[in-house]
RNA sequence: CCGCCCGGGAGAGUCCACGCGUAAGCUGCGGGCGCCGAAGGGGCAACAUCCCCGGAACCUCUCAGGCACACGAACCGGGCGGGA
Numbered sequence: 001c002c003g004c005c006c007g008g009g010a011g012a013g014u015c016c017a018c019g020c021g022u023a024a025g026c027u028g029c030g031g032g033c034g035c036c037g038a039a040g041g042g043g044c045a046a047c048a049u050c051c052c053c054g055g056a057a058c059c060u061c062u063c064a065g066g067c068a069c070a071c072g073a074a075c076c077g078g079g080c081g082g083g084a
Stems, first nucleotide, its partner, number of pairs: 001082008013033001015032002018030003034067003040063001041061003047054001
């Protein structure tokens, strides 16, 4: 430095006299508007340089992803393995 396992881990509408479906409702899918940023992805400062290239994020953009629960989740802790 990389990977795996366990634990911790935020934010934002389970919004809409809407459509499908149902006896009806919920869930789900689609549509609409409003939001979030910590999967991933894009952008930039100082610095450095003759020039070009280079150059970070928990900053920024929201393409992607997400907005009940769950899953996921940057990052952190513990354990194990591999590489330099």